[in-house]
Molecule: c-di-GMP-I-GGC riboswitch aptamer
Organism: Campylobacteraceae bacterium
């Protein structure tokens, strides 16, 4: 490099609930766990869905494709 989640050691956290910001979509912190082998980062890579006070605006990374970095094993 590539691949894989069986092992081993481990992360993350949907829906919901609660508190809080925000017109709102969603953001954060507590709880929870549906999932997840990158469910780590990028929205100043490109689609694409939402949102509005409709714009040279926001918002989603847990749509998709893409860039980047990383733990273990199996291969070279």
């Nucleotide at each position: 490099u590539a691949u894989g989640a069986a092992a081993a050691a481990g992360c993350c956290a949907a829906a919901c609930c609660c508190g809080u910001c925000g017109c709102g979509a969603g953001g954060c912190g507590g709880g929870g766990a549906c999932g997840g082998a990158a469910a780590g980062c990028c929205a100043a890579c490109g689609g694409g869905g939402c949102u509005c006070a409709c714009g040279u605006a926001g918002u989603c990374g847990g749509c998709c494709g893409g860039g980047u970095u990383g733990c273990c094993g199996c291969a070279c």